[in-house]
RNA sequence: CCACGAGAAAGGCAAACCCGCCGAAAGGCGGGGGCGCAAAGCCACGGGUCUAAAGCCCAGAUGGGCUAUGACAGCCGGGCUGCCGAA
Numbered sequence: 001c002c003a004c005g006a007g008a009a010a011g012g013c014a015a016a017c018c019c020g021c022c023g024a025a026a027g028g029c030g031g032g033g034g035c036g037c038a039a040a041g042c043c044a045c046g047g048g049u050c051u052a053a054a055g056c057c058c059a060g061a062u063g064g065g066c067u068a069u070g071a072c073a074g075c076c077g078g079g080c081u082g083c084c085g086a087a
Base pairs, nucleotide, nucleotide: 004085005084012037013036017032018031019030020029021028022027035074041080042079043078045077046076047075048072049071050070055066056065057064058063
């Protein structure tokens, strides 16, 4: 340096759930919490998943269908960056 990942050290992140705020929703942010995580740090590039406000279509109407420009990096792959050092 490239791999690899200990019942290692020092630290880090934080699922469900609860409270508050933002959002049409999915979801996000803050606080509590702690299931887990060696990239559970960052990037929607490929696939996937979620939502459907606006738009389009249907309907007499409540509504229904399609659709991402919205979202998920803790679904998989890929890219970028990074702490530690036993085998």